Transfer RNA from Methanimicrococcus hongohii, 72 nucleotides, folded computationally. The sequence is in RNAcentral, with records from ENA and Rfam. It matches the Rfam family "tRNA". By type it is a transfer RNA. Model confidence (mean pLDDT): 83 of 100.
RNA sequence: GCCUCGUUGGCUUAGGGGUAUAGCGGCUGACUUGUAAUCAGCAGGUCGCGUGUUCAAAUCACGCACGGGGCU
Numbered sequence: 001g002c003c004u005c006g007u008u009g010g011c012u013u014a015g016g017g018g019u020a021u022a023g024c025g026g027c028u029g030a031c032u033u034g035u036a037a038u039c040a041g042c043a044g045g046u047c048g049c050g051u052g053u054u055c056a057a058a059u060c061a062c063g064c065a066c067g068g069g070g071c072u
Base pairs, nucleotide, nucleotide: 001071002070003069004068005067006066007065010024011023012022018055026042027041028040029039030038048064049063050062051061052060
């Protein structure tokens, strides 16, 4: 240098054009003598960055950044 895969809450992860999902973790309440467990609820995401396509983009195209793998 070229090819390929990936980047989504603190962590892991689903979703591949039409309201962003779940588990763990956090917070609040219930239960308990108290804690854990259990149950109910809540908060937390400019979907890596930019430009474009589209009525509409996490999703499609191009460029860039970072990471994994391969070729030379």